[in-house]
Context: one part of a larger RNA
RNA sequence: GUCUGCGAGUUGUUGUCUGCGGCCUGCCGGAGCCCGUCUCGGGCGGAGGCCAAGCGAAAGCGAGUGCGAAAUGCGCGACCCGGUCGCGGGCAACAGACCCGAAGCGGAGGUGAUCUACUCAUGACCAGGCUGAAGCCGGGGUAACACCCGGUGAAGGGCCGAACUCGUGGAUGUUGAAAAAUCCUGAGAUGAGUUGUGAGUAGGAGCGAAAGACUAAUCAAACCCCGUGAUAGCUGGUUCUCUCCGAAAUAGCUUGAGGGCUAGCGUCAGGCAAGUACUCCGGGAAGGUAGAGCACUGGAUGGCUUAGGGUCCCCACCAGGAUACCGAAACCAAUCAAACUCCGAAUUUCCCGGAUCCCAGUAACCUGGCAGUCAGACCGUGAGGGAUAAGCUUCAUGGUCGAGAGGGCAACAGCCCAGACCGCCGGCCAAGGCGCCCAAAGACCGUUGAGUGGAAAGGAUGUGGUGUCGCUCAGACAGUGAGGAUGUUGGCUUAGAGGCAGCCAUCAUUUAAACAGUGCGUAAUAGCUGACUCAUCGAGCGAUGCCGCGCCGAAAAUGAUUGGCGAUGAAACGGUCUGCCGAAGCCGCGGAUGGCGGGACGCCAAGGCGUUCUGCCGUGGUAGGAGAGCAUGGUCCGGACGUUGAAGCGCAAGCGGAAGCGAGCGUGGAGGCCGGACCAGUGAGAAUGCAGAC
Repeated sequence: GUCUGCGAGUUGUUGUCUGCGGCCUGCCGGAGCCCGUCUCGGGCGGAGGCCAAGCGAAAGCGAGUGCGAAAUGCGCGACCCGGUCGCGGGCAACAGACCCGAAGCGGAGGUGAUCUACUCAUGACCAGGCUGAAGCCGGGGUAACACCCGGUGAAGGGCCGAACUCGUGGAUGUUGAAAAAUCCUGAGAUGAGUUGUGAGUAGGAGCGAAAGACUAAUCAAACCCCGUGAUAGCUGGUUCUCUCCGAAAUAGCUUGAGGGCUAGCGUCAGGCAAGUACUCCGGGAAGGUAGAGCACUGGAUGGCUUAGGGUCCCCACCAGGAUACCGAAACCAAUCAAACUCCGAAUUUCCCGGAUCCCAGUAACCUGGCAGUCAGACCGUGAGGGAUAAGCUUCAUGGUCGAGAGGGCAACAGCCCAGACCGCCGGCCAAGGCGCCCAAAGACCGUUGAGUGGAAAGGAUGUGGUGUCGCUCAGACAGUGAGGAUGUUGGCUUAGAGGCAGCCAUCAUUUAAACAGUGCGUAAUAGCUGACUCAUCGAGCGAUGCCGCGCCGAAAAUGAUUGGCGAUGAAACGGUCUGCCGAAGCCGCGGAUGGCGGGACGCCAAGGCGUUCUGCCGUGGUAGGAGAGCAUGGUCCGGACGUUGAAGCGCAAGCGGAAGCGAGCGUGGAGGCCGGACCAGUGAGAAUGCAGAC
């Protein structure tokens, strides 16, 4: 891992709601006694319980009572109707209370020192080699010591190094040979050494050269048993089927925030039920948002006038003058504002009036039973926070997902289309599409040349369209030929300044025209060029705005990409037209089922039930509510079956809306089945589930 078996809302009591039933001259009946077919049933038995009256703390009063001096007041009652007991079901409380799961806490309960820590008693062990302390002896030396030399000697938590003990570094090993080893290397090796045997100390206790180390592969409190099914607002799991409806991820409170309670939203039953709820129409009302405005409060800009000030001039003082300086307030103009408003919508909300029938015994509303939900997500719109960031965050409002399948977007919960009862080898559409992959297309008019389509700010004689202004056959624009002069080198400045460093002026003359000069250039001249003019040429030229589509901007790591191929009078983009494809949408046909209605027949007692035909509206669905069934084990009653072959097992015709049922054949070899009623240890794929097998 697979297979088989086992595996989770139970039981008791109390309460409450509901279904069914008994009694009501209220109901029930404990212990006990009697009888019987003796785990039980029946009878007797009112001890006791509930109920028949409540209110008050109570005395107490009583359909009332309490408060109070009192009440026409307020609270709780009476009135409106039920009571009790049994059986079934829903839910709650208390119990282990749906099942499994802690780490833990407690026990004057127990077992452990054969591992290990320390200690005690008694034993054992340490090859070999090196060094050579003290002391002693001899010699030297000293006043005597000291001291020196030689010898002897043998000391040492001395040195090297086996056994022994340890475990430094590395490798291997890592489902190992081994739940700590092996190999190489290494430390100690007469000592605080190692070791045998026996013995002692223990669980908040021991022991510890101290690491919270060790106390039997377990230690910040051992192990076993017990309290114990501790508790777990947490995680996981929770077993057959179909039908009807169908949420929430919000508010308030919470030692509250991943939990709960009440409300909101779901469901079921009962009740009431109408233009009542909802919607629409008419009328009335509320409001200060969007927008707008500047009348208030503030911000910001320019102007005018001006108080005040600065600077300058003048002034003995007083005064005065000038000012392209600063500048309050007022005024003018034009503006800005969530916390500004002289104004002011749409939408929204409330009130009044109106709306035939159907809708419908429905929505809404009321009462009660049962819930689930309290992590929401994205998208559009309006805002706050953030950076007018985030697949960000917090509100409001709508949608979708959640709990929604189908079609489109290449793929893709939240986008677009559209809400799946079942069947059909029928039809029409939606979004989106119609070269091929891939169902379906053609025509016409334009645009783009970039594979743009299929990346931004920004930049540019790309190109199409549409305006405005100017020049132009009295010849424009571009090109080409020619001219572009004179006073004059204007004046100043300057070493120089001659159109062309700079300053000032910018005239006049001759002219078709020609600047006191547009640029290059020179030391300054010179030279080139431009403006300007003529000629040549012969038809458009220049500037500027807006709109459409393109261009550049464009660098990333395995091979690239509109989904791919590929496509250019398109298979790109804009427009017009007519078709077609396209979904579980809609239609058609058949069938099932829920709700409501109609017809016929049958039954009974008003009214309902059953069968059948038919009409209308429905039938996506998580949590969850409600309903109807299938199957398993067993009990009772009835019935039929089995060695002429029961159950089980294999194959399986066929039947049913599902769970399921099942002829027949084979196997098997002794019990099982059907109908009704009843009772449950009643349904397995999941729980790192449990046991076994492989």

This is a predicted structure of a 694-nucleotide part of an RNA (large-subunit ribosomal RNA, domain II) from a Verrucomicrobiota bacterium.
RNAcentral holds the full RNA, with entries from ENA.
Lineage of the source: Bacteria > Pseudomonadati > Verrucomicrobiota.
The prediction has a mean pLDDT of 85.